[in-house]
Small-subunit ribosomal RNA, 5' domain from an uncultured bacterium, 582 nucleotides, folded computationally.
RNAcentral holds the full RNA, with entries from ENA.
Context: one part of a larger RNA
RNA sequence: GACGAACGCUGGCGGCAUGCCUAACACAUGCAAGUCGAACGAAACCGCUCUGACACAAAGCGCUUAUCGAGCGUUUUGUGUUGGGGUUGGUUUAGUGGCGGACGGGUGAGUAACGCGUGAGUAACCUGCCCUUUAGUGGGGGACAACACACCGAAAGGUGUGCUAAUACCGCAUAAUAUGGCUUUAUCGCAUGGUAGAGCUAUCAAAGAUUUAUCGCUAAAGGAUGGACUCGCGUCUGAUUAGCUAGUAGGUGGGGUAACGGCCUACCUAGGCGACGAUCAGUAGCCGGACUGAGAGGUCGAACGGCCACAUUGGGACUGAGACACGGCCCAGACUCCUACGGGAGGCAGCAGUGGGGGAUAUUGCGCAAUGGGGGAAACCCUGACGCAGCAAUGCCGCGUGAAGGAAGACGGCCUUCGGGUUGUAAACUUCUUUGAUGAGGGAAGAAAGAACCGGAUUGAGUGUUUGAUACAAGGGGGAAGUAUCGAACAUUGAAUCCGGUUCUUGACGGUACCUCAAGAACAAGCCACGGCUAACUACGUGCCAGCAGCCGCGGUAAUACGUAGGUGGCAAGCGUUGUCC
Numbered sequence: 001g002a003c004g005a006a007c008g009c010u011g012g013c014g015g016c017a018u019g020c021c022u023a024a025c026a027c028a029u030g031c032a033a034g035u036c037g038a039a040c041g042a043a044a045c046c047g048c049u050c051u052g053a054c055a056c057a058a059a060g061c062g063c064u065u066a067u068c069g070a071g072c073g074u075u076u077u078g079u080g081u082u083g084g085g086g087u088u089g090g091u092u093u094a095g096u097g098g099c100g101g102a103c104g105g106g107u108g109a110g111u112a113a114c115g116c117g118u119g120a121g122u123a124a125c126c127u128g129c130c131c132u133u134u135a136g137u138g139g140g141g142g143a144c145a146a147c148a149c150a151c152c153g154a155a156a157g158g159u160g161u162g163c164u165a166a167u168a169c170c171g172c173a174u175a176a177u178a179u180g181g182c183u184u185u186a187u188c189g190c191a192u193g194g195u196a197g198a199g200c201u202a203u204c205a206a207a208g209a210u211u212u213a214u215c216g217c218u219a220a221a222g223g224a225u226g227g228a229c230u231c232g233c234g235u236c237u238g239a240u241u242a243g244c245u246a247g248u249a250g251g252u253g254g255g256g257u258a259a260c261g262g263c264c265u266a267c268c269u270a271g272g273c274g275a276c277g278a279u280c281a282g283u284a285g286c287c288g289g290a291c292u293g294a295g296a297g298g299u300c301g302a303a304c305g306g307c308c309a310c311a312u313u314g315g316g317a318c319u320g321a322g323a324c325a326c327g328g329c330c331c332a333g334a335c336u337c338c339u340a341c342g343g344g345a346g347g348c349a350g351c352a353g354u355g356g357g358g359g360a361u362a363u364u365g366c367g368c369a370a371u372g373g374g375g376g377a378a379a380c381c382c383u384g385a386c387g388c389a390g391c392a393a394u395g396c397c398g399c400g401u402g403a404a405g406g407a408a409g410a411c412g413g414c415c416u417u418c419g420g421g422u423u424g425u426a427a428a429c430u431u432c433u434u435u436g437a438u439g440a441g442g443g444a445a446g447a448a449a450g451a452a453c454c455g456g457a458u459u460g461a462g463u464g465u466u467u468g469a470u471a472c473a474a475g476g477g478g479g480a481a482g483u484a485u486c487g488a489a490c491a492u493u494g495a496a497u498c499c500g501g502u503u504c505u506u507g508a509c510g511g512u513a514c515c516u517c518a519a520g521a522a523c524a525a526g527c528c529a530c531g532g533c534u535a536a537c538u539a540c541g542u543g544c545c546a547g548c549a550g551c552c553g554c555g556g557u558a559a560u561a562c563g564u565a566g567g568u569g570g571c572a573a574g575c576g577u578u579g580u581c582c
Stems, first nucleotide, its partner, number of pairs: 001581003005578005012399006018392002020357001025355003029352003034099003039096002042093005047087019106310003115235008125227002130223008138172001140170002147162006178203011208215003236282003243273003248270008285307004289300004312333005335346004363389001365388003371385001372383004402432004412423004436523001438518005446509001450504010462492011526571005531552003537566005547554002
């Protein structure tokens, strides 16, 4: 000087950072990965519509009654309740299906290794979504969930039968610049070998949705991005670890992989590594960087960024473009929980939070408003990433606790040679100021997007009209019309994208920052040291006691070294101590 610090005393405010270094110990509870109805069937509810029943009300007609009136029957309309059918509508969703759960977030246990860093290589490789380009998207089939019924089980869950849709699944057609085989030409490379071209042959594809304009789907080529593998060099300590090795080292055949390879396997050879430190043991994630230092160097690897590894312990594969997968699956172990004892469930090294360990480390907060991510055509939904707030002087930085004047050098304290000295312009007092805190009022930026409407531009497609070219097939000539394909011009429709305008709407933080006003010096200073190193001295108490101490050393009756007081010095919302590094 530094710190992810802790402890003691003290403590006003703000900004920005940082905050389990120990038990990769165990975890109650909530949340952290979903989304798409514009892929699909189905269900529920609402709306609309058709129809039936009942009740009530109103009006009309008829009948009964001596009248008012009442009753009964019937028709129409309306309202309410309820049943059934349809649906071109809307909302919601368990299931099938698609994409995403391989990102983001956490931790550092393991790892001394091509793990990391750096520089090369792949003529030995893969790459969903995205971009560019080319071609295509024809025609069929059979199921399984959901659902219904029956059954088993305490539960978790499961079984059987039957029905059904799809962008789910499976054949067929078509097909090359794809893949495989054969023949062949040219050319290039450090080698295995590569690239380009030609011919023959075999094999392989697709899916639709809707608002009809888009979004999709399939194959191929290229790009971008991301990944995989190989190699040179570098990467802690110990020789009180000197020999290590049998898939071991190499070859051939085969298998496997996206791909090279003992990666695996059969056979053959007997090699390979090591004093330039193999093997073994200990320690450790690596780096950009951080701290220190004039530098060389030394130490460290918190936060932020890159890479790696791990996800209760060990093992395994499945799906997929990508995993051997933190909040997926299976098996085994330990542990916890439920149980009807037959059997089941779970995994915070995600965010909070709990117990425990420890000298020690925070809220079971708010919001998706912004940035970013997943899904979706979009609206939108999800997002403990993230943005914010809360707690902690843990750190850095800034501000304040007043300013100017003021000598009878007041009182008091302390010292004193009793004259005085010092605290000390310090206080009082006078004149000012009002940052922060308090009260009142105003009050943001962070918002870009999105929706509706209007206008403009661009784009490609469709339709219509006109027109040009080509073709319309035994051959030739002439003419008109039509059809198909391609092109041009004009018109039009409704879209998409972009731009502009108007209106509406979106802020967790937050009534926060900031601004204005009000009152009044008012509410805001401590800690350590004072023998030398080392800035700062006296008095009293104590008497080798009590005590101090980083080193030297102080203390045994005049202690500037112990304790207290006054004074002084240093730093200051901190100051000291301890620990660690330079």